[in-house]
This is a predicted structure of a 73-nucleotide RNA (c-di-GMP-I riboswitch aptamer) from a marine sediment metagenome. The prediction has a mean pLDDT of 85.

RNA sequence: AAAGGGCAAACCCAUCGUGAGGUGGGGACGCAAAGCUGUGAGUCUGGGAAGCCCAGAUCGUCAGGCUGCCGAA
Numbered sequence: 001a002a003a004g005g006g007c008a009a010a011c012c013c014a015u016c017g018u019g020a021g022g023u024g025g026g027g028a029c030g031c032a033a034a035g036c037u038g039u040g041a042g043u044c045u046g047g048g049a050a051g052c053c054c055a056g057a058u059c060g061u062c063a064g065g066c067u068g069c070c071g072a073a
Stems, first nucleotide, its partner, number of pairs: 006031002011026006029060001035066003039063003042058007
């Protein structure tokens, strides 16, 4: 590469949350790890007067760690 497949952006509905956002259903922008992990950073939310600190969110922001399908190369 091919084959068998997998996941599911935006948006809509319902629901949870102060919020970022999460969950379920619909839906596919895309993804070879768009599987798991909040370890480092970035971004976002809440609180504190600021610097900064504390708590939270985002693994489909970037990396790190662990794991995984196929087998022309």